[in-house]
RNA sequence: GCUUGAAAAGGGCAAACCACCUGAAAAGGCGGGACGCAAAGUUACUGGCCUAAGUCUUUGACGGGAUAAGGCGGCAGGACUGCCGGG
Numbered sequence: 001g002c003u004u005g006a007a008a009a010g011g012g013c014a015a016a017c018c019a020c021c022u023g024a025a026a027a028g029g030c031g032g033g034a035c036g037c038a039a040a041g042u043u044a045c046u047g048g049c050c051u052a053a054g055u056c057u058u059u060g061a062c063g064g065g066a067u068a069a070g071g072c073g074g075c076a077g078g079a080c081u082g083c084c085g086g087g
Stems, first nucleotide, its partner, number of pairs: 002087004012037002017032002020029003035074001041080003045077003048072003054067005
């Protein structure tokens, strides 16, 4: 440097759920909590998914429809970085 995660050591992260906070929502933060994770570290570049405040549109009205500039990295791919062990 490439490859790999069978066993092991020291550790790391933390789903659901609950409380509080932020948010229109999706969701996020924080504490508790562990389903899992060898990149469950970072990144919205590509695809995908969620939401629809605002905007547009429709309606007599209630309401409906479209839309990401909002999100998800624990949905994949890409990019960047990294611990320990094996080959």